[in-house]
A computed fold for a 71-nucleotide RNA from a Planctomycetaceae bacterium, annotated as transfer RNA. Lineage of the source: Bacteria > Pseudomonadati > Planctomycetota > Planctomycetia > Planctomycetaceae. Its Rfam family is "tRNA".

RNA sequence: UUGGGGAUCGGCUAACGGUAGGCCGCCUGCCUUUGAAGCAGGAGAUGAAGGUUCGAUUCCUUCUCCCCGAG
Numbered sequence: 001u002u003g004g005g006g007a008u009c010g011g012c013u014a015a016c017g018g019u020a021g022g023c024c025g026c027c028u029g030c031c032u033u034u035g036a037a038g039c040a041g042g043a044g045a046u047g048a049a050g051g052u053u054c055g056a057u058u059c060c061u062u063c064u065c066c067c068c069g070a071g
Base pairs, nucleotide, nucleotide: 001070002069003068004067005066006065007064010024011023012022013021018054026042027041028040029039030038047063048062049061050060051059
């Protein structure tokens, strides 16, 4: 330089173009003599910028970063 794959809560992982969900973790409350466990609730994410569309995590373009291959 070029081809392919990937980027979603702190982590892992879902989501025909139609309310971004689950698990672990975290926080709060209940329970307990305390802690753990258990129960209930809560905060928290679509790599960036554009385009298409009534509507984009999803489709298109460019860029950034990571992995693999070629040179």